[in-house]
A computed fold for a 470-nucleotide part of an RNA from an uncultured rumen bacterium, annotated as small-subunit ribosomal RNA, 3' major domain. The coordinates come from a structure-prediction model, not an experiment, and the mean pLDDT is 84. Rfam family: Bacterial small subunit ribosomal RNA. Gene Ontology terms of the family: structural constituent of ribosome and ribosome.
Context: one part of a larger RNA
RNA sequence: UGACGGGCACCCGCACAAGCGGUGGAGCAUGCUGUUUAAUUCGAAAAUACGCGAAGAACCUUACCUAGACUUGACAUCCCUGGCAAAGCUAUAGAGAUAUAGUAGAGGUUAUCCAGGUGACAGGUGGUGCAUGGUUGUCGUCAGCUCGUGUCGUGAGAUGUUUGGUUAAGUCCAACAACGAGCGCAACCCUCGUCUUUAGUUGCUAACAUUAAGUUGAGCUCUCUAAAGAUACAGCUUUCGUAAGGAAGAGGAAGGUGGGGAUGACGUCAAAUCAUCAUGCCCCUUAUGUCUAGGGCUACAGGCGUGCUACAAUGACUGGUACAACGAGCAGCGACACAGUGAUGUGAAGCGAAUCUCUUAAAGCCAGCCUCAGUACGGAUUGGAGUCUGCAACUCGACUCCAUGAAGUUGGAAUCGCUAGUAAUCCCGAAUCAGAAUGUCGGGGUGAAUACGUUCCCGGGUGUUGUACA
Numbered sequence: 001u002g003a004c005g006g007g008c009a010c011c012c013g014c015a016c017a018a019g020c021g022g023u024g025g026a027g028c029a030u031g032c033u034g035u036u037u038a039a040u041u042c043g044a045a046a047a048u049a050c051g052c053g054a055a056g057a058a059c060c061u062u063a064c065c066u067a068g069a070c071u072u073g074a075c076a077u078c079c080c081u082g083g084c085a086a087a088g089c090u091a092u093a094g095a096g097a098u099a100u101a102g103u104a105g106a107g108g109u110u111a112u113c114c115a116g117g118u119g120a121c122a123g124g125u126g127g128u129g130c131a132u133g134g135u136u137g138u139c140g141u142c143a144g145c146u147c148g149u150g151u152c153g154u155g156a157g158a159u160g161u162u163u164g165g166u167u168a169a170g171u172c173c174a175a176c177a178a179c180g181a182g183c184g185c186a187a188c189c190c191u192c193g194u195c196u197u198u199a200g201u202u203g204c205u206a207a208c209a210u211u212a213a214g215u216u217g218a219g220c221u222c223u224c225u226a227a228a229g230a231u232a233c234a235g236c237u238u239u240c241g242u243a244a245g246g247a248a249g250a251g252g253a254a255g256g257u258g259g260g261g262a263u264g265a266c267g268u269c270a271a272a273u274c275a276u277c278a279u280g281c282c283c284c285u286u287a288u289g290u291c292u293a294g295g296g297c298u299a300c301a302g303g304c305g306u307g308c309u310a311c312a313a314u315g316a317c318u319g320g321u322a323c324a325a326c327g328a329g330c331a332g333c334g335a336c337a338c339a340g341u342g343a344u345g346u347g348a349a350g351c352g353a354a355u356c357u358c359u360u361a362a363a364g365c366c367a368g369c370c371u372c373a374g375u376a377c378g379g380a381u382u383g384g385a386g387u388c389u390g391c392a393a394c395u396c397g398a399c400u401c402c403a404u405g406a407a408g409u410u411g412g413a414a415u416c417g418c419u420a421g422u423a424a425u426c427c428c429g430a431a432u433c434a435g436a437a438u439g440u441c442g443g444g445g446u447g448a449a450u451a452c453g454u455u456c457c458c459g460g461g462u463g464u465u466g467u468a469c470a
Base pairs, nucleotide, nucleotide: 001470002469003467004466005465007464008463009462010461011460012459013458015454016453019418020417021416022415023414026309027308028307029306030305031304032303033302034300035299042053043052064295065294066293067292068291069290070289073121077120078119079117080116081115082114083113088103089102090101091100092099093098123284124283126282127281128280132278133277134273135272136271137269139267144183145182146181147180148179149178150159151158152157162175163174164173165172189261190260191259192258194230195229196228197227198226199225200224203220204219205218208217209216233255236249237248238247239246240245311411315370317368318367319366320365321364327358328357329356332351333350336347337346338345339344377408382403383402384401385400386399387398388397424446425445426444427443428442429441430440
């Protein structure tokens, strides 16, 4: 000087407390472990692994296994030799890769095209993340981390960065052997909230006319769209304070950082990744490379994590009825009509979209019914019949209909999230994608309770103290 303390003081955080809803019990989905297996590919491991890489494993993907094949190779460059023939299509053999035959006719003909040969080499999702780059998690959006000159100290170092206030903040003020500066903080960026201007179609409709309907004329006032601006600064009033600033109030759409996002200092964990990629060294080279078919990654005694659905009456079911936003669309979205109980099918308009479509939002509201039961709750499981995608749904897809109707009556110890348009609850969209979400990422609807307080638990910051630690 640090680090540590079941030392002290001060401060902060959904850290506790106060509340609301969960997990832990059930069934299922999904990830992991373990076991099994020919293989169940690999990685991730307290917090910071476990709906994680994977924004989507039937084949492919695919790295794994079994079997069958190839050896200058599936891919690249160079050298030598030869050539009208290569890809494709058809037939035969085969699981296919492939082989043989026929057909066919690109590019090229000084061979840049194809085949064969020779070796230099290719190739490796083989090893090492404890050789690395790059990228990422975490402490933590915590308020810290440093430097120059000066001064002090023999020196390591100290000072500045401490103290008194203040702040979300090393934010600012005052004091001070310090005076300044840098990386962080804040601001500059995006978005939401208010207003103005510009613009007015595909959007909108106040006035006038018109219609079943903003449908049409007309209009751009309003809504909206999308570009440029304005607005908030403790500016104003009162009060406390030397000041920084604090408290209350007015006006205001918004008030003291207005809400949210992006943004992550010096560093820590030899943290993660050699399987995104790049890369040193090591290893394989008729195989640890390459091609193909089938299988596996989907196994199932047990254990764990994350979710979904429930256990019902603040509810289930039946009928009627109201109100969104974000988005996506041509190998696409598909209105509408008809057929089907339905998944869906057939025909098919419009739309590369403020025009058309996905697209009827659901909870809600108005009625009816059920009356506390393992039920008209719950939907697992199983049988049958189908639909769709796709060469192909056996291993191993989603969906529909009929039948079946399991556990489950609110969950032990323990444990998680959340402070406001939040939690809870209800639907909608998108990426990936042929098909395949209870996951993920977005969108809106309805919309709470509680916070006395900082003694305690956890984590962090500052000062100080002790130390057999460095």